[in-house]
Context: one part of a larger RNA
RNA sequence: GGCACAUUGGUGGAUGCCUUGGCACUAGGAGCCGAAGAAGGACGUUGUAGCCUGCGAUAAUCCUCGGGGAGUUGGCAGACAAGCUGUGAUCCGAGGGUCUCCGAAUGGGGGAACCCAGCCGAAGUCAUGUUCGGUUACCCGCGCCUGAAUGUAUAGGGCGUGUGGAGGGAACGUCGGGAAGUGAAACAUCUCAGUACCGACAGGAAGAGAUAUUCCGUGAGUAGUGGCGAGCGAAAGCGGAUGAGGCCAAACCGUAUGCGUGUCAAGCUGUCAGGCGUUGCGUGUGCGGGGUUGUGGGACCUUCCGGGAAGAUCUGACAGUCUUCCGGCCAGUAAGAAAGUCGUGUCAUAGUCGAACCGGGUUGAAUACCGGACCGUAGUGGGUGGGAGUCCCGUAGACGAAAUGAUGCGGCCUGGUGGAGGGGAUCCCAAGUAGCACGGGGCCCGUGAAAUCUCGUGUGAAUCUGGCAAGACCACUUGCUAAGCCUAAAUACUACCUAGUGACCGAUAGCGGACAAGUACCGUGAGGGAAAGGUGAAAAGUACCCCGGGAGGGGAGUGAAAUAGUACCUGAAACCGUGUGCCU
Numbered sequence: 001g002g003c004a005c006a007u008u009g010g011u012g013g014a015u016g017c018c019u020u021g022g023c024a025c026u027a028g029g030a031g032c033c034g035a036a037g038a039a040g041g042a043c044g045u046u047g048u049a050g051c052c053u054g055c056g057a058u059a060a061u062c063c064u065c066g067g068g069g070a071g072u073u074g075g076c077a078g079a080c081a082a083g084c085u086g087u088g089a090u091c092c093g094a095g096g097g098u099c100u101c102c103g104a105a106u107g108g109g110g111g112a113a114c115c116c117a118g119c120c121g122a123a124g125u126c127a128u129g130u131u132c133g134g135u136u137a138c139c140c141g142c143g144c145c146u147g148a149a150u151g152u153a154u155a156g157g158g159c160g161u162g163u164g165g166a167g168g169g170a171a172c173g174u175c176g177g178g179a180a181g182u183g184a185a186a187c188a189u190c191u192c193a194g195u196a197c198c199g200a201c202a203g204g205a206a207g208a209g210a211u212a213u214u215c216c217g218u219g220a221g222u223a224g225u226g227g228c229g230a231g232c233g234a235a236a237g238c239g240g241a242u243g244a245g246g247c248c249a250a251a252c253c254g255u256a257u258g259c260g261u262g263u264c265a266a267g268c269u270g271u272c273a274g275g276c277g278u279u280g281c282g283u284g285u286g287c288g289g290g291g292u293u294g295u296g297g298g299a300c301c302u303u304c305c306g307g308g309a310a311g312a313u314c315u316g317a318c319a320g321u322c323u324u325c326c327g328g329c330c331a332g333u334a335a336g337a338a339a340g341u342c343g344u345g346u347c348a349u350a351g352u353c354g355a356a357c358c359g360g361g362u363u364g365a366a367u368a369c370c371g372g373a374c375c376g377u378a379g380u381g382g383g384u385g386g387g388a389g390u391c392c393c394g395u396a397g398a399c400g401a402a403a404u405g406a407u408g409c410g411g412c413c414u415g416g417u418g419g420a421g422g423g424g425a426u427c428c429c430a431a432g433u434a435g436c437a438c439g440g441g442g443c444c445c446g447u448g449a450a451a452u453c454u455c456g457u458g459u460g461a462a463u464c465u466g467g468c469a470a471g472a473c474c475a476c477u478u479g480c481u482a483a484g485c486c487u488a489a490a491u492a493c494u495a496c497c498u499a500g501u502g503a504c505c506g507a508u509a510g511c512g513g514a515c516a517a518g519u520a521c522c523g524u525g526a527g528g529g530a531a532a533g534g535u536g537a538a539a540a541g542u543a544c545c546c547c548g549g550g551a552g553g554g555g556a557g558u559g560a561a562a563u564a565g566u567a568c569c570u571g572a573a574a575c576c577g578u579g580u581g582c583c584u
Base pairs, nucleotide, nucleotide: 001583002582003581004580005579006578008577009576010575016569017534018533021505022504023502024501025500026499027498028497029496030494031493032168033167040102041101042100043056044055045054047080048079050076051075052074062096063095064094065093066092067091071084072083073082107116108115109114117136118135119134120133121132122131123130138165139164140162141161142160143159144158145157146156172203173201174200175199176198177197183190187227214241215240216239217238218237224232225231245486246485247484252289253288254287255286256285257284258283259282260281261280266279267276268275269319270318271317272316273315274314294464296429297428298427299426300423301422302421303420304419305418307326308325309324310323311322312321313320328417329416330415331414332413340412341411342410343409344408345407346406347405348404349403351399352398353397357372358371359370360369373390374389375379381393382392383391435459436458437457438456439455440454441453445471466481467480468479469478470477521528522527541568544555545554546553547552
């Protein structure tokens, strides 16, 4: 020096076991917050330095009302000090109070968490300086005042007022813009895809919607479309989920008002008698009534039926008509109008009760074993010095709210209220609209025979004997009524809360993050972004002695174990030693 073996050590941190953390879901709830100052932060705040959590100069908190019942002054995290507490603390829930500074940030400014003001009131001062409280941004709506060029006006200005706006939010939504890598085995139409991404705006859903619509399954990878390539790709129908329908515009009537026009007359409900006298007619606008449909509807004219009271209709009588109120009926805060209040039930936000086991030996320790018992509407689960139905927390089951919220029902309350038939002369039934031409887009549909839907430019109808559609177009036939508005549920999603599940992970895995994690660190910045878990049942964390400057170690002691000593479970390999044997 090499090789072999080791009851052999160091280094190292694999493996095994574990889990406080994740991941994926299910069910239910909840689904917005904000100028009454949000989301998110800065700085402070405990008797004692730091980080986290909580809180805000009333600062790990203050008050009230409930729960609870013995300790307690949050965690890392102990130590000392000083306190609080059966006159009920700490703790848990509900409702209030306080809530520095920044931030939409809004008195002005600004390099966020800072600087500097005006006005009103207050404290202090002889007075000023100083301090404290309040207020002062912009836009919009409404009301009032003022008020140019310019006479009336308007623009503009000012004041008051509005839980009006502004900003934030994971995904879901609507709208406006809108790629490319890719596929087509190249590539240009095409595809990827109206996807990603950007912007605007909204809600708990949004959007759409009355012949309701929507969603799921099927129809069906069908019919189609397509350099008929790659690909893209319906609908009707059927079965389920849900279920809801309403309001206007116009004709006509009344009323108010503007304009035009006008008289030996028109008009004033009918009959009879009397009376009035510019009240008329045409047209525009506001308001009230009326009216809402496709076996076309309505206006208008007409017939029949309809509880009571009052009033009006030029006067009186009769008849009629209209209005109001009550009753009856219907409905209601989710549409169609809109505020509540009371009672009662259920649920949520703290909680309460909750059965049944002992002994023996073994062990460090019993929940294992042996023996004999018991409960079960409870043998889910977790903890306890080893596998616990009966030790603890719980579990099944039963019960509970002063306060706040959600929701169901009922009363008060609020709103609405004629119905049926006949007639077909007249009137109405949504206009720069429909249609058409050109150019696009969207539909299964790539311009095609290309309807239907929709946008831009131009042109430009009709009113029921109207108009649109039934896939060019025409005829016939059939269906439907455009150009106004509102509308819950079934549907989408999950930042958040509660309960639960897993042939999901188990520390190089699982979220980037089980630990001071979006931390340390890197970057001017946008941004990038780690590593790092485990003593033991219990600190019982090694008093005391010895070596050493210390680090560290040897005894002693604790412990079941110290080769479990905080560099701590197990402790593989590489690598470095030691011992023994053999070879050189």